The RNA shown here (transfer RNA) has 71 nucleotides and comes from a Solirubrobacterales bacterium. It matches the Rfam family "tRNA". Rfam classes the family as a transfer RNA. The source organism's lineage runs through Bacteria, Bacillati, Actinomycetota, Thermoleophilia and Solirubrobacterales.
RNA sequence: GCGGCUGUAGUUCAACGGUAGAACCUCGCGUUGUGGUCGCGAUAAUGAGGGUUCGAUUCCCUCCAGUCGCC
Numbered sequence: 001g002c003g004g005c006u007g008u009a010g011u012u013c014a015a016c017g018g019u020a021g022a023a024c025c026u027c028g029c030g031u032u033g034u035g036g037u038c039g040c041g042a043u044a045a046u047g048a049g050g051g052u053u054c055g056a057u058u059c060c061c062u063c064c065a066g067u068c069g070c071c
Stems, first nucleotide, its partner, number of pairs: 001070007010024004018054001026042005047063005
């Protein structure tokens, strides 16, 4: 330099183009003599910029980061 793949809560992962969810973590409440367990609830995210579309995490383009391969 060229090509492929990946990028979504703090972490690991979902999501036919139509309300972005789950588990763990954190916080609060309940339970307990205290802690843990258990139950209930809350906070929190689409790598960046454009395009297509009534509507984009999803499709297209460029860039960025990571990873694999070729040279």